[in-house]
Molecule: transfer RNA
Organism: Elusimicrobiota bacterium
RNA sequence: GCGGGCGUAGUUCACCGGUAGAAUGCAACCUUGCCAAGGUUGAGAAGUGGGUUCAAUUCCCAUCGCCCGCU
Numbered sequence: 001g002c003g004g005g006c007g008u009a010g011u012u013c014a015c016c017g018g019u020a021g022a023a024u025g026c027a028a029c030c031u032u033g034c035c036a037a038g039g040u041u042g043a044g045a046a047g048u049g050g051g052u053u054c055a056a057u058u059c060c061c062a063u064c065g066c067c068c069g070c071u
Stems, first nucleotide, its partner, number of pairs: 001070007010024004018054001026042005047063005
């Protein structure tokens, strides 16, 4: 330099045009004589910028980061 893959919550992963969910972690409360365990509730996320669309995490383009292959 060329080609390909990935980027979603603090972390690990779903969802793949129509309200973005789970596990774990975090906070509060309940339970307990205390801790742990358990239960309930809550906060928290689509790499960035454009385009298409009534509507984009999803499709297209560019860009950034990471990984793989080729040279």